[in-house]
Context: one part of a larger RNA
RNA sequence: GACUCGCGGUAAAGUGAUGUUGACGAAAUGGUUGCAAGCCACCCGUCUUGAAACACGGACCAAGGAGUUUUUAGCGAGUGCGAGUCUUGGGGUGUUAAAAACCCAAAGGCGUAAUGAAAGUAAAACAGGUGGGAAAUGUUCGUAAGAGCAUGGCACCAUCGGCCGAUCAUGAUCUCCGGUGAAAGAUUUGAGUUGGAGCAGUCGCUAAGAGACCCGAAAGAUGGUGAUCUAUGCUUGUGUAGGAUGAAGCCAGGGGAAACCCUGGUGAAAGUCCGCAAACGGUUCUAACGUGCAAAUUGAUCGUGAAACAUGGGUAUAGGGGCGAAAGACUCAUCGAACCAUCUAGUAGCUGGUUCCCUCCGAAAUUUCCCUAAGGAUAGCUAUAACUUGUAUAGUUUCAUCAGGUAAAGCUAAUGAUUAGAGGCAUUGGGGGCGAAAUGCCCUCGACCUAUUCUCAAACUUUAAAUGGGUGAGAACGUGUGGUUGUUUAACUAAACUACAUGAUCGAAUAGAAAGUUAUUAGUGGGCCAUUUCUGGUAAGCAGGACUGGCGAUGCGGGAUGCACCGAACGUCUAGUUAAAGUGCCAAAAUAUUCGCUCAUCAAGAUCCCACAAAAGGUGUUGGUUCAUUCAGACAGCAGGACGGUGGCCAUGGAAGUCGGAACCCGCUAAGGAGUGUGUAACAACUCACCUGCCGAAUGAACUAGCCCUGAAAAUGGAUGGCGCUUCAGCGAAUUACUUAUACUGGACCAUGUAUAUUUAUUAAAUUUACAUGAGUAGGAGGGCGUGAAGGUGGCGACGAAGCGUUUGGCGUGAGCCAGCGUAGAGCCGCCUUUAGUGCAGAUCUUGGU
Numbered sequence: 001g002a003c004u005c006g007c008g009g010u011a012a013a014g015u016g017a018u019g020u021u022g023a024c025g026a027a028a029u030g031g032u033u034g035c036a037a038g039c040c041a042c043c044c045g046u047c048u049u050g051a052a053a054c055a056c057g058g059a060c061c062a063a064g065g066a067g068u069u070u071u072u073a074g075c076g077a078g079u080g081c082g083a084g085u086c087u088u089g090g091g092g093u094g095u096u097a098a099a100a101a102c103c104c105a106a107a108g109g110c111g112u113a114a115u116g117a118a119a120g121u122a123a124a125a126c127a128g129g130u131g132g133g134a135a136a137u138g139u140u141c142g143u144a145a146g147a148g149c150a151u152g153g154c155a156c157c158a159u160c161g162g163c164c165g166a167u168c169a170u171g172a173u174c175u176c177c178g179g180u181g182a183a184a185g186a187u188u189u190g191a192g193u194u195g196g197a198g199c200a201g202u203c204g205c206u207a208a209g210a211g212a213c214c215c216g217a218a219a220g221a222u223g224g225u226g227a228u229c230u231a232u233g234c235u236u237g238u239g240u241a242g243g244a245u246g247a248a249g250c251c252a253g254g255g256g257a258a259a260c261c262c263u264g265g266u267g268a269a270a271g272u273c274c275g276c277a278a279a280c281g282g283u284u285c286u287a288a289c290g291u292g293c294a295a296a297u298u299g300a301u302c303g304u305g306a307a308a309c310a311u312g313g314g315u316a317u318a319g320g321g322g323c324g325a326a327a328g329a330c331u332c333a334u335c336g337a338a339c340c341a342u343c344u345a346g347u348a349g350c351u352g353g354u355u356c357c358c359u360c361c362g363a364a365a366u367u368u369c370c371c372u373a374a375g376g377a378u379a380g381c382u383a384u385a386a387c388u389u390g391u392a393u394a395g396u397u398u399c400a401u402c403a404g405g406u407a408a409a410g411c412u413a414a415u416g417a418u419u420a421g422a423g424g425c426a427u428u429g430g431g432g433g434c435g436a437a438a439u440g441c442c443c444u445c446g447a448c449c450u451a452u453u454c455u456c457a458a459a460c461u462u463u464a465a466a467u468g469g470g471u472g473a474g475a476a477c478g479u480g481u482g483g484u485u486g487u488u489u490a491a492c493u494a495a496a497c498u499a500c501a502u503g504a505u506c507g508a509a510u511a512g513a514a515a516g517u518u519a520u521u522a523g524u525g526g527g528c529c530a531u532u533u534c535u536g537g538u539a540a541g542c543a544g545g546a547c548u549g550g551c552g553a554u555g556c557g558g559g560a561u562g563c564a565c566c567g568a569a570c571g572u573c574u575a576g577u578u579a580a581a582g583u584g585c586c587a588a589a590a591u592a593u594u595c596g597c598u599c600a601u602c603a604a605g606a607u608c609c610c611a612c613a614a615a616a617g618g619u620g621u622u623g624g625u626u627c628a629u630u631c632a633g634a635c636a637g638c639a640g641g642a643c644g645g646u647g648g649c650c651a652u653g654g655a656a657g658u659c660g661g662a663a664c665c666c667g668c669u670a671a672g673g674a675g676u677g678u679g680u681a682a683c684a685a686c687u688c689a690c691c692u693g694c695c696g697a698a699u700g701a702a703c704u705a706g707c708c709c710u711g712a713a714a715a716u717g718g719a720u721g722g723c724g725c726u727u728c729a730g731c732g733a734a735u736u737a738c739u740u741a742u743a744c745u746g747g748a749c750c751a752u753g754u755a756u757a758u759u760u761a762u763u764a765a766a767u768u769u770a771c772a773u774g775a776g777u778a779g780g781a782g783g784g785c786g787u788g789a790a791g792g793u794g795g796c797g798a799c800g801a802a803g804c805g806u807u808u809g810g811c812g813u814g815a816g817c818c819a820g821c822g823u824a825g826a827g828c829c830g831c832c833u834u835u836a837g838u839g840c841a842g843a844u845c846u847u848g849g850u
Stems, first nucleotide, its partner, number of pairs: 043058004059850006069210009079200003084110004090104003114121002128160005136151006161194003164190003167186002174179001213353002216350001220343006231317009242274003245270001249266007279304003284300002287298002319335001321331002356784006366379001368377003380524002383520007393511002396509002398473005408463001409461002415457003420452001422450003427447008477503009487494001527551004532546005556567003571749007581739003584723003590736001592735006605725001616710003620707010637694005643667003649661002673688001677686002750774006757767002785839001787836010803823004808819004
């Protein structure tokens, strides 16, 4: 320079969404509803920082089921009368009677005067001044709407006065000496005054007392009823096979001098024994049963079984009482205080529940106090209503100015801590030498002093930030002239205040339409998380603080999953564009492009929070830094030499380079250690250092950091989210393109707010136009839907009311409403006003049904 491509702009032409109108047109790729399948999608209610929770309630259906009424007070709205107002008591009238309605006076309530503890005293006047200020009036401009200026000065606000009472102080006059109390005061005080505003009803909200939104205790009190269960006593009855053992006493025989003993009988004792006789009890199987035969039973086994035995009847003991061989056992299926009724709807700062819709706004888990920490009050945060104002205002910056002692720094600055030497004197302590000794000399170790050096501080500091905080940046001001003052000055000098005149470049930037005030007021007062920062702790998903932002109260896109992380906050739709994050497949979008790195056979790696790994290593590989060697030939490889004094000296049984110790020279050389290892008892032999030849170009060492590897062990099988992936779908960079959120942009519609215009008596409502806004728990406010009943009014109904059913249709954001069809068979509905036992999914809710 040419060409091509991309982006932007201008012009022309074309295409043409949507809209409007017309034609065609009655099913379709349309609308709506239902059903089925796929994708997304965790179960509601509740307490909670946090619930899908292995936290609790919940099978299903119907009916019932929870902020009510009254009294008092505050506030708001509205009605009647108004310096007054009200009166269900009283009286009258009234009617068949009773009531209602109507009329009346007196008295009383509140108000019309305050102040003081009280005695008591008690608010002057054409009714205050100043600043701001509405209506109204006048005037100028303007077609008008309206705007400017002037007069005016209501309500109200700010400020200064006067007056009344109290307090303090003062004390003229008069005086009977007790008092009286004029005038003039105070930076003291009042819930006062300065031309009244109240009273009585009604409605709404809030508070308190009452059962007080509903259900729920453990308790407490009063009065009664129970000992047919069971405990114990008394009384009177009844009952208790068979067997064993064999006490005392007695008899006989024998022995003995005797005492007495032995043997055999008889005898029948005993809280004796055995015992499924009866009876009473109740051990074990931890048997059966366990919606049973049974709210304690059945079987087998087992204990006692003439006694503290078992048992019938009667009788006694009664609830803070009894009775108890004592277990807190028993006292009628009830006992660490029975049962029944009542006080009683007991109380609960505790648990649970609390019923229709839409719209607008929208929290707190903090302060202070509390026998307070499961709760209250108080302030804060919230909402609503109203008023006032319109250069106000501000989570911002700038300029000016003020306060400060954190970070940092400092320690050769103070305080405190702290390492190391150096110099010094005799000021002091210890040790030593000389000496008889010295208040002698010398040496030495400290303390101490001097100049340095090393390291520190939340409760050290000279210095001293950043960020943050306060105040100011004008008309409520400036200037000039005059005035007042008990202050000030030498001084009408000044200062403060004040009267008049005058001044608009409105006195920093940016944003900029709302800002301020008053009244009433709910909920909250368990918090939690993240970055930064502080404290305790080895640490913690630990505990306690601070700033900010979040979650709580909040959905949406992403992080596979997740309250808090990243992006971004939401009316109903639609088109386009993005954020964070992604683009192999699951799964929308790049198996895109350009580089580098990485190979992981005990599990390569793969995205904030985040779901972990370290010290230490690697001749795995890739980069880097530093120092060396090298054409005077290095490194590696192959080959040759590696000698002599000397078997150096000491030591040793021995030691010749090489057990050990000290020392480690000289010669010849290209070079060769008084010797790097192997080796010998000691030698020898080999080898190395060192030198040389061949070869011909790079080589060695230390360190460093990327990926990779080792380090790296746990119990069901297992998780880069899964599959899988290796010039990657991994790691580190770069470049474009693409995907998609309820974000952004455009459009349509709905609602709310503000402004605007029309209409209207009205800025109530309605309508027009413009702009902005739309999340939400507790909670507040507004507007609606539905149910029962009353009054008024208008209607429907056997030619079919209500109710019930309905995969029929329509309207409304919604609660819901209307119509059709079926069923049914006698009442029902709209509108206005009033009224309330007025809306259910939950309460281990109540009753009934399944």

The part of an RNA shown here (large-subunit ribosomal RNA, domain II) has 850 nucleotides and comes from Thraustochytriidae sp. Rfam family: Eukaryotic large subunit ribosomal RNA. The family has 88 seed sequences and 107,465 matches in Rfam 15.1. Its family is annotated with structural constituent of ribosome and ribosome in the Gene Ontology. The full RNA is in RNAcentral, with records from ENA. The source organism's lineage runs through Eukaryota, Stramenopiles, Bigyra, Labyrinthulomycetes and Thraustochytriidae.